The prediction has a mean pLDDT of 81.
Predicted 3D model of a 463-nucleotide part of an RNA (small-subunit ribosomal RNA, 3' major domain) from Candidatus Magasanikbacteria bacterium CG10_big_fil_rev_8_21_14_0_10_36_32.
It was read from a public genome assembly.
Rfam family: Bacterial small subunit ribosomal RNA.
Context: one part of a larger RNA
């Protein structure tokens, strides 16, 4: 100088408390461990792994296994020799395909230098999702959006080092003020950026409508403790006025010096090592979907603030040309036929919603709750749904009656509830991710305690 303490003082945070809704019990979905397997490819493992890489495993993906092929090779670029060709299309044979093999048709360009391109041979080479994240770049997680981390000169100390950065107030903040052997400065904080909320103004098609307002796209204004009161030396704090908004208006992007030899050689790049008729590469089938079990994250429920039936309202974000697909017709339905319009403020998804509201019914039951599981019959995508897709109809109707110890999220348009959109995508195992709106709470006395963090100080047999 640090680190640590079941030392002290002060301060902060959904950290506790006060509340609301959950998880932990059930069924299912997904991920992981384990076990199994020819293979169940690999990585991630307290917080900081486990709906994570993966934002789509039937084939492909695919890296794994079994079997069948190739060896200048699936791909890149170069040299030498030979060839005087390529190449495209069609039809056969064998085969699971890859690969092999046969036939036919159309068939090279040229500056005439054998130049370009092709094939074969030879060679340096290719190739590796093989190893090392403890050789690395880049990127990322956590402490933590915590308020810290440093430097120049000066001063103090033999020195390591200290001071500055401690103190008194204040702040979300090393934010600002006061003072002070310090005076200044840098990276962080804040601000500059974006969105939302108010107003003004410009433009406006297709929006809205019938003349001015919403809306869309721009530009600007506005908030600064500016004004008032109290306290205070000040910084500022508490309240008030005006205001759409008040003391950081709300949210986002933005993450200091560093820590964990944290994660990633499988996104990419890359040093070294290693394989080279194989650890490369092509193909078919299988596997990644197994299942005594354990864990994690979710969804659906256990019902009457509800289920079912009928009626009737109100959104926003988005997406669309190998696409979105209207009207009309067929089907109980999934869906089919159909083909208008739209490269989109125009048309379509989608007169889009669902909770909500109105009326009826059920009357507390394992039920008109719940929907797992299974049977049959169909639909769709796709060469192909057996392993292993989604959806529909009829039938079936399991566990489950609010969940032990323990534990999670959330302070306001938040939690909770409700649906909608979208990326990936032929289809989809999405109940996941990312967004969007609709309805819309309760509680916070307080900082004793739990956890994490900050400043100062103290002890130490630790560095």
């Nucleotide at each position: 100088a640090g680190a640590c303490g079941g030392g002290g003082a002060c301060c902060c945070g959904c950290a506790c408390a006060a509340g609301c809704a959950g998880u932990g019990g059930a069924g299912c979905a997904u991920g992981u461990g384990g076990u199994u397997u020819a293979a169940u490819u690999c990585g991630a493992u307290g917080a900081u792994a486990a709906a994570c890489g993966g934002g789509g495993a039937a084939c492909c993906u695919u890296a794994c296994c079994u079997g069948g092929g190739c060896u200048c090779a699936a791909c890149u670029a170069c040299u030498a020799g030979c060839u005087g060709c390529a190449g495209u299309c069609g039809c056969g044979c064998a085969g699971a395909a890859a690969c092999g093999u046969g036939c036919g048709a159309c068939g090279c360009c040229u500056u005439c230098g054998a130049g370009g391109g092709u094939g074969c041979u030879a060679g340096a080479u290719a190739g590796g999702u093989g190893c090392u994240g403890c050789a690395u770049g880049g990127u990322u997680g956590c402490c933590g959006u915590c308020a810290g981390c440093u430097c120049g000169u000066g001063c103090c100390g033999u020195g390591a080092g200290g001071u500055g950065u401690a103190c008194c107030g204040u702040u979300a903040a090393g934010u600002c003020g006061g003072g002070a052997a310090a005076c200044g400065a840098g990276c962080g904080c804040a601000a500059c950026c974006c969105a939302c909320g108010u107003c003004g103004u410009g433009u406006g098609u297709u929006a809205a409508a019938u003349u001015g307002u919403a809306c869309a796209c721009g530009c600007g204004a506005g908030a600064c403790u500016g004004c008032c009161u109290a306290c205070g030396c000040a910084a500022g704090u508490a309240g008030g006025a005006g205001g759409a908004a008040g003391g950081a208006g709300u949210g986002g992007a933005c993450g200091a010096c560093g820590u964990c030899a944290a994660a990633u050689c499988a996104g990419c790049a890359u040093g070294g090592c290693u394989c080279u008729u194989a650890c490369g590469u092509c193909c078919a089938g299988g596997g990644c979907u197994a299942c005594a079990c354990a864990c994690a994250u979710g969804c659906u429920a256990c019902a009457a603030u509800g289920g079912c039936c009928g009626g009737u309202a109100c959104a926003a974000u988005g997406g669309g040309u190998c696409g979105c697909u209207a009207a009309a017709c067929c089907g109980c339905g999934a869906g089919g036929u159909g083909g208008a319009g739209c490269u989109a403020a125009u048309c379509c998804c989608a007169c889009c919603a669902a909770a909500a509201c109105c009326g009826g019914u059920c009357u507390c039951a394992g039920u008109u709750c719940a929907g797992a599981u299974u049977g049959c019959a169909g639909g769709c995508u796709g060469c192909a749904a057996c392993u292993c897709g989604c959806c529909u109809g009829c039938a079936u109707g399991a566990a489950g009656u609010u969940g032990g110890a323990a534990u999670u999220g959330c302070u306001a348009g938040u939690a909770a509830a409700c649906g909608c959109g979208u990326a990936u995508c032929a289809g989809c195992c999405a109940c996941g991710g990312c967004g969007c709106g609709u309805u819309g709470a309760a509680u916070a006395c307080g900082u004793u305690c739990u956890c994490g963090g900050g400043u100062c100080u103290u002890g130490u047999a630790c560095u």